């Protein structure tokens, strides 16, 4: 210093109001993963979860065989959300007002926040332990 394994790595439903029924709907409040950036990001630019595939590989299990189911790697796809003013050399990231937004499956009635898949997967961090070059 470079690989590999191990270790770490999401926050928030709180008050009232309706109703047979809601933490889901109505009013107000409340949360923001990782890397980038001339300067601090939920809303630039990118990853990652989630989701899909006449897509390819493996792996199991059904079948006489065409074939199929399920599971899993890649690969591809698909993937939400901002203005305005102020400071400054530089901010869509500071500072002031004002918006916006949030996977899928479940629910006595519609969830970013309750239950679940998930003791799952995980960008990516620390350079802390191991091993190896």
């Nucleotide at each position: 210093a470079c690989g590999u394994g191990c270790u770490c790595c999401g926050g928030g439903g709180u008050c009232g109001g309706u109703g047979u029924a809601a933490u889901u709907c109505c009013g107000a409040g409340c949360c923001g993963g990782c890397g980038g950036u001339u300067a601090u990001a939920g809303u630039c630019c990118g990853c990652g979860a989630c989701c899909c595939g006449c897509g390819u590989c493996c792996g199991u299990c059904c079948g006489c065989a065409a074939g199929g189911a399920c599971g899993g790697g890649c690969c591809g796809g698909u993937u939400g959300a901002c203005c305005u003013g102020g400071u400054g050399g530089a901010a869509c990231u500071c500072c002031a007002g004002g918006a916006c937004c949030g996977a899928c499956g479940g629910u006595g009635a519609a969830a970013g926040u309750c239950c679940g898949g998930a003791u799952g997967g995980g960008a990516g961090g620390a350079u802390g332990c191991a091993c190896g070059u």